[in-house]
This is a predicted structure of a 638-nucleotide part of an RNA (large-subunit ribosomal RNA, domain II) from Blastopirellula marina. The organism belongs to Blastopirellula, within Bacteria.

Context: one part of a larger RNA
RNA sequence: ACCGGCGAGUUGCUGUUGGUCGUGGGUUAAGCCCCUGAGGGGCGCAGCCAGAGCGAAAGCGAGUGCGAAGAGCGCGUUUCAUGGCCGUCAGCAGACCCGAAACCGCGUGAUCUACCCAUGGUCAGGGGGAAGCGUGGGUAACUCCCAUGUGGACGCCCGAACCAUUGUCGGUUGAAAACGGCUUGGAUGAACUGUGGGUAGGGGUGAAAUGCCAAUCGAACGCGGAGAUAGCUGGUUCUCCCCGAAAUGCAUUGAGGUGCAGCGUCGUCUGUUCUGUCCUGCCGGUAGAGCCACUGGAUGUCCUAGGGGCCUUACCCGGUUACCGAAGUCAACCAAACUCCGAAUGGCAGGACAUCAAGGGCGGCAGUGAGACGGCCGGGGAUAAGCUUGGUCGUCGAGAGGGAAACAGCCCAGACCGCCUGCUAAGGUCCCAGAGUACAGGCUAAGUGUAAAAGGAUGUGGGGAUGCCCAGACAACCAGGAUGUUGGCUCAGAAGCAGCCAUCAUUGAAAAAGUGCGUAACAGCUUACUGGUCGAGUGUCCUUGCGCCGAUAAUGUAAGGGGGCUCAAGCCUGUCACCGAAGCAGCGGAUUCUGAAAGCUGAAGGCUAAAGGCUGAAGGCUGAAUACCGAAGGCUGA
Numbered sequence: 001a002c003c004g005g006c007g008a009g010u011u012g013c014u015g016u017u018g019g020u021c022g023u024g025g026g027u028u029a030a031g032c033c034c035c036u037g038a039g040g041g042g043c044g045c046a047g048c049c050a051g052a053g054c055g056a057a058a059g060c061g062a063g064u065g066c067g068a069a070g071a072g073c074g075c076g077u078u079u080c081a082u083g084g085c086c087g088u089c090a091g092c093a094g095a096c097c098c099g100a101a102a103c104c105g106c107g108u109g110a111u112c113u114a115c116c117c118a119u120g121g122u123c124a125g126g127g128g129g130a131a132g133c134g135u136g137g138g139u140a141a142c143u144c145c146c147a148u149g150u151g152g153a154c155g156c157c158c159g160a161a162c163c164a165u166u167g168u169c170g171g172u173u174g175a176a177a178a179c180g181g182c183u184u185g186g187a188u189g190a191a192c193u194g195u196g197g198g199u200a201g202g203g204g205u206g207a208a209a210u211g212c213c214a215a216u217c218g219a220a221c222g223c224g225g226a227g228a229u230a231g232c233u234g235g236u237u238c239u240c241c242c243c244g245a246a247a248u249g250c251a252u253u254g255a256g257g258u259g260c261a262g263c264g265u266c267g268u269c270u271g272u273u274c275u276g277u278c279c280u281g282c283c284g285g286u287a288g289a290g291c292c293a294c295u296g297g298a299u300g301u302c303c304u305a306g307g308g309g310c311c312u313u314a315c316c317c318g319g320u321u322a323c324c325g326a327a328g329u330c331a332a333c334c335a336a337a338c339u340c341c342g343a344a345u346g347g348c349a350g351g352a353c354a355u356c357a358a359g360g361g362c363g364g365c366a367g368u369g370a371g372a373c374g375g376c377c378g379g380g381g382a383u384a385a386g387c388u389u390g391g392u393c394g395u396c397g398a399g400a401g402g403g404a405a406a407c408a409g410c411c412c413a414g415a416c417c418g419c420c421u422g423c424u425a426a427g428g429u430c431c432c433a434g435a436g437u438a439c440a441g442g443c444u445a446a447g448u449g450u451a452a453a454a455g456g457a458u459g460u461g462g463g464g465a466u467g468c469c470c471a472g473a474c475a476a477c478c479a480g481g482a483u484g485u486u487g488g489c490u491c492a493g494a495a496g497c498a499g500c501c502a503u504c505a506u507u508g509a510a511a512a513a514g515u516g517c518g519u520a521a522c523a524g525c526u527u528a529c530u531g532g533u534c535g536a537g538u539g540u541c542c543u544u545g546c547g548c549c550g551a552u553a554a555u556g557u558a559a560g561g562g563g564g565c566u567c568a569a570g571c572c573u574g575u576c577a578c579c580g581a582a583g584c585a586g587c588g589g590a591u592u593c594u595g596a597a598a599g600c601u602g603a604a605g606g607c608u609a610a611a612g613g614c615u616g617a618a619g620g621c622u623g624a625a626u627a628c629c630g631a632a633g634g635c636u637g638a
Stems, first nucleotide, its partner, number of pairs: 011093005017087008025049003031043005053060002063075004096235002099232001103225006114199009123189001125158003128154001132150007162186003167182004201217001203213003210219001248261005262368002264365007273358001275354009288341001289339002295335003299331002302328001306324002308321004371396010401412003416589004421585003427579003430563003436576001438575006449565001455549002459546010476533005482506003487501003512527001516525002
């Protein structure tokens, strides 16, 4: 770990409600008596419930209280009452079972360990050499100094026993519930140690770590209060049938609990009152919109009170301003807490229609009160989150089946059972893999399809507008592209082409006071513009379909499920057919309810006539023998 066994809503009392039985008022309690099998029968009427209510009460009474009240209102006056038994739920008890950490009481512990008391024991060896004392020397001399000897102090030094345990390695279901190896500290001391004794739980002891007090210590251990309490976690045992929620509101020392309501179920009463659609009549201030219709916001123009700067000035004035600027004007705007307006949906009432359904009242019993995602409308956040918080609808929750490759909450659809039947939904029909390599017409060339933005682009299809064009356009090619003049100014120079100003005139088919290169400046090339060659379209803009770039991620292609697909097996429009589910239909079956309720049958449980059976007191009747008893005598003889 698995299998089997044991293991959790009980009992008493008091209520409550349902069923059932008795009685019509119901019922006995303690106790007593009788028969006697912990059983049965009887007595016992104390007491309890009901029988009248209302009022705080006095009190009155089918009424009563408030009140001035014959008003009005509240509560009453009207068929159930009561007892037993069996269920339901509640209350009080351990109250479905197991589970604390803790608290208190009384005891047991200092054989471990902390400290203390008494009395004993232990410390190899080596080293350093304090005081004191002796001797010698120094000195005039010493109690001073030097040398030397002696001496043997010390929480002295090195280092065994002994005590401790610094570091590291091993061990970590160990050899060991604290050890082993190496290393290390103390080792005459506040040393270590034997024996005996003392201090006890809010207490001891503590060179103090909340350490230690028997492998237990922020309060020891044993027993008891005790089945402490546990709004918490776990568990809670047979089968089948029917119905079937909630994760919301209000309140809460409330927030993972609970009370009431909401939603479920069962009984009973009512019987379309529910719900939907339509009609008629009402309610509203959202979306939108608007704003000289209010309250506010906000941009610019004009106008102007006021202010600032400058000028003037003793003061008062005054002048000026490409400064700021209220109010006002004009133009264009904005608003959840703005509205002159104002929908859709929604709500209310009445009526009609629909319904084999619902809705409502009363009563019994619950569970729920952590919700999740999706669509739409909002708030918070960053018009982030598989985010958070409301509203509304749906699904999951408690929902299987088909689709979405896989995928609670998305799409389709709600599984009583069976069938080797049929039709469809979503979604699909080249192969994997059921069904069209279907039809008609377009689009896409990017494998777009099979992920993405701002932005970018002679991709390509459709629609529209417009310029030029056989009096010859667009592109290309041939030729011209000149003169006054090197315009004037500036400048070292400035000649179409550094810059400034002007930008005229002539010839001509046309040619700029010069489009771009270029030179120091010229030169040179080129463009505009014109003629010719050629011969039919050529530019620009708007709009729309499908594509292109923009495009970088972590194990391996990996952003169609795969193979693979290009007049498609992609995209758009249209058409027919087919596949496809536990949906719908078909056939067979099960169960429940309703109707025909006149019919048939009649369970469990209760009661019972007749017949039959069982048991059967006192008392009475009958009643045999070879059974039983049996003197004397006889037989037998342990």
Model confidence (mean pLDDT): 83 of 100. It matches the Rfam family "Bacterial large subunit ribosomal RNA".